[in-house]
RNA sequence: GCCGGCUUAGCUCAGUUGGUAGAGCACUCGCCUUGUAAGCGAGCGGUCGCGGGUUCGAGUCCCGCAGCCGGCUCC
Repeated sequence: GCCGGCUUAGCUCAGUUGGUAGAGCACUCGCCUUGUAAGCGAGCGGUCGCGGGUUCGAGUCCCGCAGCCGGCUCC
């Protein structure tokens, strides 16, 4: 230098013809227990990496940039 993958909640990840974002764990509260843990129920939590574009509408499509991972190549 070239190619590919990834970036979504605090963490690990879903989101399959574009239609207004979810799960598990964690956290908080409650139930249960002598108490704790476990278990059960409820709740909280997101400018979907950043900036543009297309569209009535973008996590999803297009362009640029950044970060991480892998491969190839040159001196």
Transfer RNA from Leifsonia soli, 75 nucleotides, folded computationally. It matches the Rfam family "tRNA". The family's RNA type in Rfam is transfer RNA. Rfam links the family to the GO term triplet codon-amino acid adaptor activity. The RNAcentral record of the sequence draws on ENA. The coordinates come from a structure-prediction model, not an experiment, and the mean pLDDT is 81.